[in-house]
Order: sequence, then structure tokens, then C1' cells
RNA sequence: UGAGCAAGCUGGGUGGCCGCGGGCGCAGUCAUGCGCGCGAGGAAAGUCCGAGCUCCACAGGGCAGGGUGCCGGGUAACCCCCGGUGAAGGCGACUUCAAGGAAAGUGCAACAGAAAACAACCGCGGGGCCUGGCCCCGUAAGGGUGAAAGGGCGAGGUAAGAGCUCACCGGCGCUCUGGCGACUGAGCGCGCAUCUGUAAACCCCACCUGGUGCAAGAUUGAGGGGAUCGCGGGCGGCCCGUCCCAUUCCCCGGUAAUCGCUUGAGCCUGUUGGCAACUUCAGGCCUAGACAGAUGGCCACACACGACAGAACUCGGCUUAUAGGCUUGCCUCAUCC
Repeated sequence: UGAGCAAGCUGGGUGGCCGCGGGCGCAGUCAUGCGCGCGAGGAAAGUCCGAGCUCCACAGGGCAGGGUGCCGGGUAACCCCCGGUGAAGGCGACUUCAAGGAAAGUGCAACAGAAAACAACCGCGGGGCCUGGCCCCGUAAGGGUGAAAGGGCGAGGUAAGAGCUCACCGGCGCUCUGGCGACUGAGCGCGCAUCUGUAAACCCCACCUGGUGCAAGAUUGAGGGGAUCGCGGGCGGCCCGUCCCAUUCCCCGGUAAUCGCUUGAGCCUGUUGGCAACUUCAGGCCUAGACAGAUGGCCACACACGACAGAACUCGGCUUAUAGGCUUGCCUCAUCC
């Protein structure tokens, strides 16, 4: 200097003139007026997860159902985050993983192929015969088919071959070393029916798990009818348990008002511990609550000429979309001095 890798910020600016929504205060009988201050996002999107909160009078146990799936930590919790182990990719910094079990069982692998697990199409070897062919026996090293073919590679051996034998690798079992652990390193033994793969197939194993959803729910606000003293009703399905006993069910009306509705597992600064995620302590701050639904319009200037895109109970994640601009690095590779 160039090309990368990882982490992060911003996402229109300045000025002027009008306009919009809530809160607080003052004035006013009311309508309304004045002042102060606040007013869409990093994803507000998706609705894929987890919770807070609500109700089911309480929320107990089990089954079914559902979820997660290497180890350790973080968190209110999670299918999330951090750090590791193993595997795959990359020269590398790094990235990705739906990462327990195929020796409990069942299923599936189209087509091709001899055969997808009871294996022989071509080939190789031996024998026979009616001799450029046919039949029998042996074989699974070579070739073909296929995503995958009875562990791999090399040597010996054999009629030709084959773990048939041997060394190495792989597999299984045992022991030791390091580590909280996943696992690593080493040694010994066994030719190894451990005869393919697949569990993102059913399943087995370990752990977790009531349901419902702000259109939840509560208050204000007219009535009517039925059932019933337990053989009824409540808790998503089922069982057990438990509770209620003037309680419960249905129709209808106001489709109006108020609450829920924004102080939060909140944010900022410093600090403690930690590789980190995160956490301890102290100080400071209050930053939308709408309800056919508020942020808009015009002018001027500069410029990098402006992307994706608008809250509706709230928060922690993940995923998806994103023009342009900027920052950091005891990071990587290449070249030059």
C1' cells in the first nucleotide's frame, strides 16, 4: 500500500414561516386562550421463541401432547448469548453445525445395479465336453451400476483370491495421564457377523413444560327466561384429587364512557468481579400513549443528493430488509521500503 476478518456508530443537516397530538400550570360558565416541556425504529417488520401481566375461586399429582439435545457458564427465562470440545470449510485471521442413541425394535433407500443385506453381470482360477463355444465348482482382489456395495492402504500368501497372515490406520474392550466436564494424550488386548446409510423417519434415552390471551381483563350502565338442593358445575383433552352448594346457564341491551395505558427484569456516567456473556456498588435522568388513529406543508442554503421503512400492553432474543457515510483492532495474508 492492497485484499480480507471481527466488532461497532449513524441513517439526512442548518435557518425561516405556518400546522398536528398528549402532559403540567394559569385564566374562563362553556367554547377556548396563554406559557413550559415532551412526541416513531435499528429493525417499529415477521409473529419464530421466552417472559412480565390478565383471567380460569386455588393451580395439586399423573397420563397423553409439546419442546430441547456435546460440555461449562450467563440470564427473569428461552430454541437466546458467552466461552470451550469435536467435526467440516478456509493459506490464515476466522466461519458454520437439526452435535445423545443404529449393539432395544420397526421402517425406508425411487431408478440403475447381480445384489440395498439370504448377493455374482463382466472378469479371474480349476475341471469336463459335443471346442474360438457350453456346463459344473471356487472367488469377491479388478471392472461396471449407484448418493452409498460386506473397513482402508501396502506387503506376503494362494490354483485364483479374500483379515487368510502381518505392519500401519479404523473399530471394540480394558487401564493410566491431563481436564469440573465434553474430551485429549499414551499403553495393552482382540482379526473384529462390530455384514452400508438413514433417527431434519417412527422410536429409545436425558431434561423441561397447566391453559388463555390487552380483541386479556375490570368498572359504570336496563331487562327477560330456564335448570337445580346434587345422578349438577369449575380447572384446554383424560384420570385421580380438590373446591363450590342460592348457585349456574341462555337470550337481549348500552356496541357509550372510564380504567388497563406506560416508572420499566428502564436508560446514562463512573466503579467491583470476570477471558467473555454478564455482574457489584454509587450518582444522575424520566424520554409517545393515539383510538379512523398525532410528526406534515412551503421557502432558502450546503452536501455524501438521502436506503429499509411508522408505536397501538410491555420487555429479552432470533430472523428478514437496508442507499450512503464513519470508527476501532498488542487481528490475518500478499507486496514494497
Molecule: Bacterial RNase P class A
Organism: Christensenellaceae bacterium